[in-house]
RNA sequence: GGAGUAGGCGAGGCGGUUGCCCCUUCUUCCCUUCAUAGGGAUGAAGGGGAGGAAAGUCCGAACUCCAGAGGGCAGGAUGGUCGCUAACAGCGACUCCGAGCAAUCGGAGGAAAGUGCCACAGAAAACAUACCGCCUUGUGAGAUAGCAGCUUCGCUCAUCUCAUGGGGUAAGGGUGAAAAGGUGAGGUAAGAGCUCACCGUUCUGGUGGUGACAUCAGAAGCAUGGCAAACCCCAUCCGGAGAAAGACCAAAUUGGCCCUUGUUGGGAUGGCCCGUCUCAUGGGGCGGGUAGGUCGCUCAUCUCCCUGAGCAAUCAGGGGGUUAGAUAAAUAACCGCCCAUGCUGGAACUCCAGCGGGAACAGAAUUCGGCUUACGUCCUGCUCCAGCC
Numbered sequence: 001g002g003a004g005u006a007g008g009c010g011a012g013g014c015g016g017u018u019g020c021c022c023c024u025u026c027u028u029c030c031c032u033u034c035a036u037a038g039g040g041a042u043g044a045a046g047g048g049g050a051g052g053a054a055a056g057u058c059c060g061a062a063c064u065c066c067a068g069a070g071g072g073c074a075g076g077a078u079g080g081u082c083g084c085u086a087a088c089a090g091c092g093a094c095u096c097c098g099a100g101c102a103a104u105c106g107g108a109g110g111a112a113a114g115u116g117c118c119a120c121a122g123a124a125a126a127c128a129u130a131c132c133g134c135c136u137u138g139u140g141a142g143a144u145a146g147c148a149g150c151u152u153c154g155c156u157c158a159u160c161u162c163a164u165g166g167g168g169u170a171a172g173g174g175u176g177a178a179a180a181g182g183u184g185a186g187g188u189a190a191g192a193g194c195u196c197a198c199c200g201u202u203c204u205g206g207u208g209g210u211g212a213c214a215u216c217a218g219a220a221g222c223a224u225g226g227c228a229a230a231c232c233c234c235a236u237c238c239g240g241a242g243a244a245a246g247a248c249c250a251a252a253u254u255g256g257c258c259c260u261u262g263u264u265g266g267g268a269u270g271g272c273c274c275g276u277c278u279c280a281u282g283g284g285g286c287g288g289g290u291a292g293g294u295c296g297c298u299c300a301u302c303u304c305c306c307u308g309a310g311c312a313a314u315c316a317g318g319g320g321g322u323u324a325g326a327u328a329a330a331u332a333a334c335c336g337c338c339c340a341u342g343c344u345g346g347a348a349c350u351c352c353a354g355c356g357g358g359a360a361c362a363g364a365a366u367u368c369g370g371c372u373u374a375c376g377u378c379c380u381g382c383u384c385c386a387g388c389c
Stems, first nucleotide, its partner, number of pairs: 001385008009376002012338007020049007028041005051361001055372002058370005063242004075238005080094005095108005109233002114231002116227003131173002133169012148156003181199006200222001201220008246295004256286005264280006302321008339358001342355005
């Protein structure tokens, strides 16, 4: 100097004035009550008043209500091993694979049950195949040299080159993110696990480990390309809704039900009266819902310190700490002094004077454990790499 990782703080301190939300005590007034007491309003005093993420609402729970004999299907979640936890997709330790010079970081059931997919390029993307190349062979053309054969125009044979057809091959080239084990030797017409050695792979066994797994020995020429955040298979787990949960009190108005030896009126019956029935109305009572109010409402599966167990997460014992609870939503504004940091000037290496000055992400709304994301040219420890002394 550049990286990695673990953690901390999240804005300064003191004082004053004004205001907002909640709690406690008290004064005065009003209402209810026989009274104690309770409720409301006003005022005074005292106390408390956002976060590390209060956020996203992504997981897991507490709590509440609803549903539910039991089992299965469907659907969803999780996925190395062991442990921790109330639980989890969380945390710790370890294993294997991958990235990096390293500190360190990322990933994790099954592709040998079945189905499906693998763009472009490429011969071929999975019952293997063959573009160039290599080897061999047929045919045609050409060249060369020997004169070996026949013959003296020349032809045949041999070698080489080119074109074309058949066969062998999978070493080499080329394509791709990925190409059918790798390296070397033997072998072959050329080649090839065709054969051998080593490495890898698969299987079997031994040893170590709670386990993932590691290691050793033997066997098999090698069979099994990739994708499961494609369907699927295996194992484990899962009822639904969420504080607008839910519980209680409860106006006014309208409507409902019941009672009325009936307050009044109409109608039916009847010639008329009483009576009876009926409709409306008056009085009394009941119950449900709404407005509104009260509870849920903040002490919790919480947190800090010490001791012990454990590598650790965490657990056990002992001691201490805890004051926001609003409901359209309060937690704010201003002033003075000091202080950190910054700028300018003087002086001269840490002093003086002046100016300026405290940010960012974001704001409780039932609570808790996590995860994720956002933020500050903030602070600290440890580790690695490179250079210089």
Background
This is a predicted structure of a 389-nucleotide RNA (Bacterial RNase P class A) from a Candidatus Aminicenantaceae bacterium. Model confidence (mean pLDDT): 76 of 100. Rfam family: Bacterial RNase P class A. Rfam describes the family as follows. Ribonuclease P (RNase P) is a ubiquitous endoribonuclease, found in archaea, bacteria and eukarya as well as chloroplasts and mitochondria. The family's RNA type in Rfam is ribozyme. The source organism's lineage runs through Bacteria, Bacteria candidate phyla, Candidatus Aminicenantia, Candidatus Aminicenantales and Candidatus Aminicenantaceae. The gene name in the source record is rnpB.